[in-house]
RNA sequence: UUAUACCGAAGGGGGGAGAGAUCGGGCUCUACGAACCCCUGGCAACCAUGCGCCACCCUGGAGCAUAAGGUGCCAAAUCCCGCCGACCGGAUAUAUUGCCGGACGGAAAGAUAA
Numbered sequence: 001u002u003a004u005a006c007c008g009a010a011g012g013g014g015g016g017a018g019a020g021a022u023c024g025g026g027c028u029c030u031a032c033g034a035a036c037c038c039c040u041g042g043c044a045a046c047c048a049u050g051c052g053c054c055a056c057c058c059u060g061g062a063g064c065a066u067a068a069g070g071u072g073c074c075a076a077a078u079c080c081c082g083c084c085g086a087c088c089g090g091a092u093a094u095a096u097u098g099c100c101g102g103a104c105g106g107a108a109a110g111a112u113a114a
Base pairs, nucleotide, nucleotide: 001114002113003112004111010040011039012038013037014036018029019028020027023082024081025080026079041074042073043072046070047069048066049065050064051063053061054060055059078109083106084105085104087102088101089100090099
């Protein structure tokens, strides 16, 4: 820089109190054993391999299949919100602003791969 994320996939041993990236808020997991380390198993299909298709100057594009190898991952949408935009509902007092709740699009940040 580009791409991806509401899918999917857990047992054992060690460990011994925290964990869910950071800050704030919410919510959740955890002594029926957190983080972390090791072993085994699995998921996925980015890289990889194969097949035909389309465009074709080099070559590129999307699709399907495979899983031996390089990574990654195996609670909850990246757990949710926070910033911007536009919308719906509610309370109060008839509510433009403000308050509370909800759903949508985008951005930022982080993660992973190339």
The RNA shown here (SAM riboswitch aptamer (S box leader)) has 114 nucleotides and comes from uncultured Lewinella sp. Its mean pLDDT, the model's own confidence on a scale to 100, is 82.